[in-house]
Context: one part of a larger RNA
Molecule: small-subunit ribosomal RNA, 5' domain
Organism: uncultured bacterium
């Protein structure tokens, strides 16, 4: 000189676009953040509507079908948040799976026949403050269970065949045994079952490559390998039985410190240092450990279960919670915002659809915290007012500055118009950006420096005092170096300090 998620001082006019807890992964008060399908199903039965009866304003049937808990489905494994932990196939980057798995999507193929038996809801009864059950009875299904049918599926056995680096694989006939399915509808349709293929997505292994310390030199018993077994969607001590006595290590094992990795950012002629905020991708978490259920997928942030810390609630028996989600609070800090709108648009989940839900996003607030951008006035205007600093007392300086005329309308204020974004409806932003007319220079300039280094100087005060100061170093009576003042230099909605990095 450059940058910066900054902080702090002084000063701040406006707009677009970014950005905003770097500290305590610290505790949370409240609200909202994941629902949704009645075209899967038994109930519920509100508006309306019509019939009956009589007691004339009730009461029962009938259609109607809103709404509702519950059973069942598909999503709560995506989205969002944070870096604690993690030196490790976690991440980058090449490869490999002949060792693997994919719901919903797309393409073929080929099916859906005929039965049972509960269960919640609901209804008595009943426990407990309360969260929550209990016990009879009773009922539906796309819930759940047998049968029937069946391959190109598993398994098994037999022949033949292909190709591979090995384990081994590919294709083919033939037998045998096992295993499916569900309706709904407004009849358009959207649904279920097997099979295969494809597309997404993930799993696995393996090359290289990834901070510091040896003042960490030994480590290691599921340890390293075998045989055989379990498990797993899959190889594999992943687990286990027996057997072997191996395996890692000065090419840094193990140990300790430290650190989420990457595209990139930031600087620098490059090399390269350094740093991983914002956006993309990966991995890990989810009060704090640990388990597994269900599921296609989790070992699961707003599921479950134990335990352990805090927090509340209680009738003392016994229970409820989990902002590293979007705001908010309190703590901590040098220091980071609203308890806003809105589903208008993208995109997501449900649903046939209407729609429904979405603190994801889209938006508005707040902050000069950054970058960029525009303004704060523009022309003429004295050999030059006044006031002010200097002096040699003559004059010199701020200075065309001002005033004082002519103009201007960026921004500003008032008034009237009014989008795009949406493709038929639908627009939060929003009467927003925009435009047109009107007013009126009116409301809109600070900040640091000024002995060298560095661009700019005199008076005055102080007098080794009181101060400066990034180095050198200024002050002890004539200080361009402190303090004020008048000129001057740089920058300008900023402008100096600090701090961190190259």
């Nucleotide at each position: 000189g450059g940058a910066c998620g900054a902080a702090c001082g002084c000063u701040g006019g406006c707009g677009g676009c970014a950005c905003g807890c770097u500290u305590a992964a610290c505790a949370c008060a409240u609200g909202c953040a994941a629902g949704u399908c009645g075209a899967a199903c038994g109930g519920u039965g509100a508006a309306g509507a019509g019939a009956a009866g009589c007691u004339u304003g009730c009461u029962u049937c009938u259609c109607g079908g809103a709404u509702c808990a519950g059973u069942g489905g598909c999503g709560g494994a995506c989205g969002g948040g944070u870096g604690a932990g993690u030196a490790a196939c976690a991440c980058g980057u090449g490869a490999g799976c002949a060792a693997c798995c994919u719901g919903c999507c797309u393409u073929u193929a080929a099916g859906a026949g005929g039965g049972g038996g509960a269960u919640a809801a609901c209804g008595u009864u009943u426990g407990g403050a309360a969260a929550c059950g209990a016990a009879c009875g009773c009922u539906a299904a796309u819930a759940c269970c047998g049968c029937a049918u069946a391959a190109u599926a598993u398994a098994g056995a037999a022949g033949a065949u292909u190709c591979g680096c090995a384990u081994g694989u590919u294709u083919c006939u033939u037998c045998u045994a096992u295993c499916a399915a569900a309706g709904a509808u407004u009849u358009a349709u959207c649904g279920c079952u097997u099979a295969a293929a494809g597309a997404u997505g993930g799993g696995c292994u393996c090359g290289c490559g990834u901070c510091u310390g040896a003042u960490u030199a030994g480590c290691u018993a599921g340890u390293u390998g075998g045989u055989g077994a379990g498990g797993u969607a899959a190889c594999g001590g992943c687990u286990c039985a027996c057997c072997a006595a191996g395996g890692c290590g000065a090419c840094g094992a193990u140990c300790a410190g430290u650190a989420g990795c990457c595209g990139g950012a930031c600087u620098g002629a490059g090399a390269g240092g350094u740093c991983g905020a914002c956006c993309g991708g990966c991995c890990a978490c989810a009060c704090u450990g640990g388990a597994a259920c269900u599921g296609a997928g989790a070992u699961a942030c707003g599921g479950u279960c134990c335990a352990g810390a805090c927090u509340c609630c209680u009738a003392c028996g016994g229970g409820a919670g989990g902002c590293a989600g979007c705001a908010g609070u309190g703590g901590g800090g040098a220091a980071u915002a609203u308890u806003g709108g809105g589903c208008a648009a993208u995109g997501g989940g449900g649903g046939c659809a209407a729609c429904c839900c979405u603190g994801a996003c889209c938006c508005a607030g707040c902050g000069a915290c950054g970058c960029c951008g525009c303004g704060u006035g523009a022309g003429c205007g004295a050999a030059g007012a006044a006031a002010u600093c200097c002096c040699u007392c003559g004059g010199g300086a701020u200075g065309u500055a001002a005033a004082g005329c002519u103009c201007u309308g960026u921004u500003g204020u008032g008034u009237g118009g009014g989008a795009a974004g949406a493709u038929a409806a639908u627009g939060a932003c929003g009467g927003u950006a925009c435009c047109a007319c009107a007013c009126g220079a009116g409301a809109a300039a600070g900040c640091c420096c000024c002995g060298g280094c560095a661009a700019a100087c005199u008076a005055c005060g102080u007098g080794c005092c009181a101060g400066c100061a990034g180095c050198c170093g200024c002050g002890g009576u004539a200080a361009u170096a402190c303090g004020u003042a008048g000129g001057g230099g740089g920058c300008g909605a900023g402008c100096g300090u600090u701090g961190u990095u190259c």